The prediction has a mean pLDDT of 79. A computed fold for a 97-nucleotide RNA from a Planctomycetota bacterium, annotated as c-di-GMP-I riboswitch aptamer.
[in-house]
RNA sequence: UUACGACAAAGGCAAACCCUAAGCGAUUAGGGGACGCAAAGUAAAGGGUCUUUAAGUUCUUAAGGAUUAUUGAGGGAAAGACAGCCUUGCUACCGAA
Numbered sequence: 001u002u003a004c005g006a007c008a009a010a011g012g013c014a015a016a017c018c019c020u021a022a023g024c025g026a027u028u029a030g031g032g033g034a035c036g037c038a039a040a041g042u043a044a045a046g047g048g049u050c051u052u053u054a055a056g057u058u059c060u061u062a063a064g065g066a067u068u069a070u071u072g073a074g075g076g077a078a079a080g081a082c083a084g085c086c087u088u089g090c091u092a093c094c095g096a097a
Stems, first nucleotide, its partner, number of pairs: 004095002012037002017032006035084001041090003045087003048082005057076007
């Protein structure tokens, strides 16, 4: 230095839930609280999951109607959220085997 991670030491983070605030929402910020975490530090690049009031685009399907309109459901695109889902990039404390 790289890999690795101990019934080591010092320190760190903080799930669910509760309160306050922001947001349509996923969710986020602060406080309390600890299920856990050796990157649970950081970045939405790939995959994945989740969200989208109103208006708008596209496809499928159903109702309706009769070839126009209208409505419901679902998907795509689009716009977002999640790094405590996985991969990946960057950075970092300690040092037994």
Of the family's consensus pairs, 95% are formed in the model.